[in-house]
This record gives sequence, C1' cells and structure tokens, in this order.
RNA sequence: GCGCUAGUGGUCCAACCUGGUUAAGACUCGAGCUUCCCAAGCUCGCAACCCGGGUUCAAAUCCCGGCUAGCGCA
Repeated sequence: GCGCUAGUGGUCCAACCUGGUUAAGACUCGAGCUUCCCAAGCUCGCAACCCGGGUUCAAAUCCCGGCUAGCGCA
C1' cells in the first nucleotide's frame, strides 16, 4: 500500500442481507415486594446503534468518505 472481517447501554450480544410502531435479550446497577437479616426469587425502571456526508416520506440497516481493532497478501 491492497483485500477481508468487526465496531450497538457499564459488560456481552441480536436485529442489518430484504429501510417502517417505543432498537430485542442476558448480566450489572437503582427502586419495590418477599424474608427476623442476607442470599435467592418476583415486579418495575435507568442506560446504546464508531464519526461525517448522501439517498429516501422515513436510515442501526442502503451508498460514499474517514477512524479504530483483528486477519491475510505485498
């Protein structure tokens, strides 16, 4: 330098190919219930689409550029 893959709450991870209701789930955290207390269990809640631009009525998703990480080639 070229190619491929990946980037989503505090952590892990799905949805992306095929655009459409309030971005799913688990753990953590907070509140409550339960209990003599703790743990466990149950209920509720907080919090995320790597950055910029474009297309579109509408973008996590499609297109372009960039950044970061990994792998391969040179």